[in-house]
The RNA shown here (transfer RNA) has 71 nucleotides and comes from an uncultured Erysipelotrichaceae bacterium. Rfam family: tRNA. Its mean pLDDT, the model's own confidence on a scale to 100, is 82.
RNA sequence: GGGCCCUUAGUUCAGGGGGAAAACAGUAGCUUUGCAAGCUUCAGUCGCGAGUUCGAUUCUCGCAGGGUCCA
Repeated sequence: GGGCCCUUAGUUCAGGGGGAAAACAGUAGCUUUGCAAGCUUCAGUCGCGAGUUCGAUUCUCGCAGGGUCCA
């Protein structure tokens, strides 16, 4: 320098054009003398910029970061 893949909640991740989901973690409540466990509830998220589209987390391009391979 080039090819390919990944970037979504605090962490691990699903979702591939129209409601953003789960687990753990966190808030509040119940339960307990208290703690833990359990149950219920709530909050929090699409790397950045542009394009296509009525509509983009999703498709296209560029940039950034990471991984891998080639030179």